Predicted 3D model of a 72-nucleotide RNA (transfer RNA) from a Candidatus Omnitrophota bacterium. The source organism's lineage runs through Bacteria, Pseudomonadati and Candidatus Omnitrophota. Its Rfam family is "tRNA". From the family's description: Transfer RNA (tRNA) molecules are approximately 80 nucleotides in length. Rfam classes the family as a transfer RNA.

[in-house]
RNA sequence: GCCGACGUAGCUCAGGGGUAGAGCAGCGCUUUCGUAAAGCGCGGGUCGGGGGUUCAAAUCCCUUCGUCGGCU
Numbered sequence: 001g002c003c004g005a006c007g008u009a010g011c012u013c014a015g016g017g018g019u020a021g022a023g024c025a026g027c028g029c030u031u032u033c034g035u036a037a038a039g040c041g042c043g044g045g046u047c048g049g050g051g052g053u054u055c056a057a058a059u060c061c062c063u064u065c066g067u068c069g070g071c072u
Base pairs, nucleotide, nucleotide: 001071002070003069004068005067006066007065010024011023012022013021018055026042027041028040029039030038048064049063050062051061052060
C1' cells in the first nucleotide's frame, strides 16, 4: 500500500428499514438470626464520528477513525 471482519448498556453479545434488547454486573425490596443463594422490581444507550437515501436508518450507500486478521 491492497483486501476482509468487527465497533450497540460497566462487560459478553443479539437485533440486517417501523418505539433499542438479553445474560452477567449495579441498585432497591422479599426471604434469613445474619451472609450467601433464590425470587421480584428499578436504573443505565449521541448504536465509533460525519454526510447521503427514505415518510422513517443501529440496519442501506459514501466517507472517516479505531481494533483485529490476511496479502505484498